This is a predicted structure of a 375-nucleotide RNA (Bacterial RNase P class A) from a marine eukaryotic metagenome. RNAcentral holds the sequence, with entries from MGnify. Model confidence (mean pLDDT): 77 of 100. It matches the Rfam family "Bacterial RNase P class A". By type it is a ribozyme.

[in-house]
RNA sequence: GAGUCGGUUGGAUGGUUGCUCUGGGCUUGCUUAUCGGCAACCCUAGAGAGGAAAGUCCGGGCACCGCAGAACAAGAUGCUCCCUAACGGGGAGAGGUUUGCUAAGGCGAAUCAUGGAUAGUGCAACAGAAAAUAUACCGCCUUCGGGUAAGGGUGAAAUGGUGGAGUAAGAGCCCACCAGGUCUUAAAGGAAUUUGAGAUGCUUGUAAACCCCAUUUGGUGCAAGGUCGAAUAAGCUCUGAGAUGUUGUUCGCAUCGUUAAAAGAGCGGGUAGAUUGCUAGAGAUCUAUGGCAACAUAGAUAUUAGAUGAAUGACCAUCUUUUAGAAUAAAUUAAUUUAUUCUAAAAACAGAACUCGGCUUAUAGGCCGACUCAA
Numbered sequence: 001g002a003g004u005c006g007g008u009u010g011g012a013u014g015g016u017u018g019c020u021c022u023g024g025g026c027u028u029g030c031u032u033a034u035c036g037g038c039a040a041c042c043c044u045a046g047a048g049a050g051g052a053a054a055g056u057c058c059g060g061g062c063a064c065c066g067c068a069g070a071a072c073a074a075g076a077u078g079c080u081c082c083c084u085a086a087c088g089g090g091g092a093g094a095g096g097u098u099u100g101c102u103a104a105g106g107c108g109a110a111u112c113a114u115g116g117a118u119a120g121u122g123c124a125a126c127a128g129a130a131a132a133u134a135u136a137c138c139g140c141c142u143u144c145g146g147g148u149a150a151g152g153g154u155g156a157a158a159u160g161g162u163g164g165a166g167u168a169a170g171a172g173c174c175c176a177c178c179a180g181g182u183c184u185u186a187a188a189g190g191a192a193u194u195u196g197a198g199a200u201g202c203u204u205g206u207a208a209a210c211c212c213c214a215u216u217u218g219g220u221g222c223a224a225g226g227u228c229g230a231a232u233a234a235g236c237u238c239u240g241a242g243a244u245g246u247u248g249u250u251c252g253c254a255u256c257g258u259u260a261a262a263a264g265a266g267c268g269g270g271u272a273g274a275u276u277g278c279u280a281g282a283g284a285u286c287u288a289u290g291g292c293a294a295c296a297u298a299g300a301u302a303u304u305a306g307a308u309g310a311a312u313g314a315c316c317a318u319c320u321u322u323u324a325g326a327a328u329a330a331a332u333u334a335a336u337u338u339a340u341u342c343u344a345a346a347a348a349c350a351g352a353a354c355u356c357g358g359c360u361u362a363u364a365g366g367c368c369g370a371c372u373c374a375a
């Protein structure tokens, strides 16, 4: 200096004027026995979008529901430990795969939908003789009945690999060594696991295919709910001895009902309003202690939108940053670099709607850090 990744910021100041909310105050009006309350105008003090406010993909807070009971179904998660209110999230590790440097050992980086294929089922297009309850195309042997899977071919993948012995020719058929799996065991580690020792002929893949194993799940959601007010036809028809109970089935439990005022379904009619929920919280910032860290504990500081067709804007000036051009000065052999001045242009992604913790996506430029490469 370039690249990749991560973190942070993402225009500043002043003036004029406009909008919304909160606190205080003057005046006027309405209401009340009074206190008080409501409304209008004006003055004054203060506050007024984000790191993602986006997506609505997860998990909550909160609210409602006389079963938030059992079993099944259905759904979700899937290496280990720790953190958290919880999570499919975060931190630290282990393992797999890919990859850079290195003679190697090892040191880095990226990434992972990381339990089980020896419970079972399914699938593996095309090619190939045959894709696992698999088979013989070429080949090899032959007593011509047949045998064979070592060599070749096809394929992403064809009874694990090398060597030997044996055989008519061959094959884990057998033996030695190696790789993987399973079982037993020693050491280290909190664990995943790692490094050894021994036994065993066990040896295609696939489970974001069904499935098995382990853990786990009440539902609906601020258009949830509450209060006040207003309006309407406790309408009509069908089924009906059973029905209902905030996902489904069965059982249990509770309630209502049994010849029509249970319940269900259909047709038809009314309710277009106001107000609350609505912002001080599992929150933020700083310090100390503990911890590798995520975080936890304690203390201190501050109080930072609450709209409802939906507010936070507009204009001017100066400055900052970036890009391009020109001029001057310095360094310099030159190229070029640095500084100053002037001119022009530009300044990303993008707007709360109950709220919080995550994930994912978008993002011009500036600053900081880590790694890699080059000089």
Stems, first nucleotide, its partner, number of pairs: 001373009011319007019048007027040005050349001054360002057358005062221004067252001069251004074217005079093005094114001095112007115212002120210002122206003137152002139148003160178005179203002181200008225276004235267005242256004281303001284301007320347012